Large-subunit ribosomal RNA, domain IV from an activated sludge metagenome, 363 nucleotides, folded computationally.

Context: one part of a larger RNA
RNA sequence: UCCAGGUUAAGGAACUAGACAAAUUGGCCCCGUAACUUCGGAAUAAGGGGUGCCCAAAGUACGUGUAAUAUAUCAGCAAUGGUCAUAUGAAGCGGAACCGGGUUACAAUAAAGAGGUUCAACCGACUGUUUAACAAAAACACAUGUCUCUGCAAAGCCGUAAGGCGACGUAUAGGGACUGACACCUGCCCAAUGCUGGAAGGUCAAGAGGAGGGGUUAGCCGCAAGGCGAAGCUCUGAAUUUAAGCCCCAGUCAAUGGCGGCCGUAACUAUAACGGUCCUAAGGUAGCGAAAUUCCUUGUCGGGUAAGUUCCGACCUGCACGAAUGGUGUAACGAGUUGAACAUUGUCUCAAUCUGGAGCUCG
Numbered sequence: 001u002c003c004a005g006g007u008u009a010a011g012g013a014a015c016u017a018g019a020c021a022a023a024u025u026g027g028c029c030c031c032g033u034a035a036c037u038u039c040g041g042a043a044u045a046a047g048g049g050g051u052g053c054c055c056a057a058a059g060u061a062c063g064u065g066u067a068a069u070a071u072a073u074c075a076g077c078a079a080u081g082g083u084c085a086u087a088u089g090a091a092g093c094g095g096a097a098c099c100g101g102g103u104u105a106c107a108a109u110a111a112a113g114a115g116g117u118u119c120a121a122c123c124g125a126c127u128g129u130u131u132a133a134c135a136a137a138a139a140c141a142c143a144u145g146u147c148u149c150u151g152c153a154a155a156g157c158c159g160u161a162a163g164g165c166g167a168c169g170u171a172u173a174g175g176g177a178c179u180g181a182c183a184c185c186u187g188c189c190c191a192a193u194g195c196u197g198g199a200a201g202g203u204c205a206a207g208a209g210g211a212g213g214g215g216u217u218a219g220c221c222g223c224a225a226g227g228c229g230a231a232g233c234u235c236u237g238a239a240u241u242u243a244a245g246c247c248c249c250a251g252u253c254a255a256u257g258g259c260g261g262c263c264g265u266a267a268c269u270a271u272a273a274c275g276g277u278c279c280u281a282a283g284g285u286a287g288c289g290a291a292a293u294u295c296c297u298u299g300u301c302g303g304g305u306a307a308g309u310u311c312c313g314a315c316c317u318g319c320a321c322g323a324a325u326g327g328u329g330u331a332a333c334g335a336g337u338u339g340a341a342c343a344u345u346g347u348c349u350c351a352a353u354c355u356g357g358a359g360c361u362c363g
Base pairs, nucleotide, nucleotide: 001358002357003356004355005354006353007352008351010349011348014347019344027051028050029049030048031047036041038181052103053102054101055100062094063093064092068088069087070086071085072083073082074081075080104108116342117341118340119339120338121337122336123334124333128140129139145178146177147176148175149174150173156165157164158163182329183328184327185326187259188258189257192256193255194252195251196250197249198248201247202246203245207241208240212236213235214234215233216232219228220227221226260278261277262276263275264274287321288318299315300314301313302312303311
């Protein structure tokens, strides 16, 4: 010096990105316990008091339960007897506490083990799951809600197939997608993209069809060069006919998605309920808002501090919130994130000291 641990005057977070670490709290009994709330909780809320041993209370209360008694029931004509049925209950056995008094120590859950607490905000309702070996979370899941497909040889999935799962189920069932308890709600747009339905017209494949054209040549014409050219074979090939799809016409947003600009106007000023105009499929409704979203920005005002780029409450000028890629709230819950306070402390002012080990030398 390093590692692990003990103690510390005065102060008590001044440390630090951050109370990280350490300390505080701690069991049991008694008293007492707020806002809020889904009336279950919150709650061990918070905050107080007690705790050893001896005497006494007291062999008491109480427990157990034999004999016995009573009731019920069964057997028996009855007397009576049986019952691991019920109740009371001598004896025996076990055996407290409150209150009161005494007594020891610095200290009595004497060691060990054993919540620090509160206030406020964000996110996620919750218990749960996850990156085996740097991330446990606000991510995933979840109950709930909605849409959609599927009539059973179901849809969907695995397999080349046979076959299998779905399911020995049958729409209160099964598959897919989104949302994510609960409360109040979920606005406008079908122009684009997708999906569903429609079938008049346009377009349109192979196939059918075969007008027409080309090659070849028996033959014919020609002095020759060459020309014409049937049938057959062969290479092509127009009209016409023809499905789905697309174009087209509707519907559909808890489908993918989207949800404007400029100018003027009120008897101070400012602002604009109001008006004009352009564009659009429609121009963002309710609610929330410098937010896990705000660039300018440490916005402005208020609160808390002596002092606050963080935090809380407002404002709204939303660069670039917004309604199941859900909006806004929300009790409970969280090894989640942020801010504040009390308690507590070597985190610090500022360091000291002790214990054990490593480091060093030899083997």